[in-house]
RNA sequence: CUCUUAUCAAGAGCGGCGGAGGGACAGGCCCUAUGAUGCCCGGCAACAGCCGAAUUCCCGGCAGGGAACUUCGGAAAUGUGCCAAUUCCUGCAGGAGUAUCCUGAGAGAUAAGAG
Repeated sequence: CUCUUAUCAAGAGCGGCGGAGGGACAGGCCCUAUGAUGCCCGGCAACAGCCGAAUUCCCGGCAGGGAACUUCGGAAAUGUGCCAAUUCCUGCAGGAGUAUCCUGAGAGAUAAGAG
């Protein structure tokens, strides 16, 4: 970088450093010297991994042991991720009660696996 699968309406500081830009892209609309982005600390979250239980299957004479996927619960010590606004909204298609709204796709982000 590409592909596959899953998720994206919840959650997260009145701290320190530092100084002007930031919200992927485009158009909007916003945030920002009442200090943004960033870094540190702090925090949130159960995707992987971990622990326990249930279910099914296998081994075993019993006791017990092993495996699989799914479900439920626990835990932020590990690998990541995240901490303005629904992924801030729209970007394509369809629909409706048509200055608007709804549904799906696309794009994007994150995780896990594969190349």

Predicted 3D model of a 115-nucleotide RNA (SAM riboswitch aptamer (S box leader)) from Thermincola ferriacetica. The model forms 97% of the base pairs in the Rfam consensus. It was read from a public genome assembly, where an Rfam model found it. Its mean pLDDT, the model's own confidence on a scale to 100, is 82.